[in-house]
């Protein structure tokens, strides 16, 4: 120095749901709330994976150019103990 988490403390995020606001829609913003996270931090035109379709098209269907990092992934990172 590097990996790893079964643990302590102090800190941070912040899912359903409800109220604002945006948006065709997914979803996002801001309050409430707290299911849960040791990477639930950052990255979405440049890995895969998934969602919606205002609009387009060859129209029972099928396209991102709109999303989702709390699906996997990449890349950074904090303290104590072991």
């Nucleotide at each position: 120095g590097c990996c790893c988490g079964u643990g302590a403390a102090a800190a941070g995020c912040a899912a359903a749901g409800c109220c604002u606001g945006g948006g065709a829609a997914a979803c996002c913003u801001g309050g409430c709330g707290g299911c849960g996270c040791a990477a639930a931090a950052c990255u979405a035109u440049a890995g895969g994976g998934c969602c919606u379709a205002c609009u387009c098209c060859c129209u029972c269907g099928g396209a991102a150019u709109g999303g989702c990092a709390g699906c996997c992934a990449g890349u950074u990172a904090c303290c104590c103990c072991g």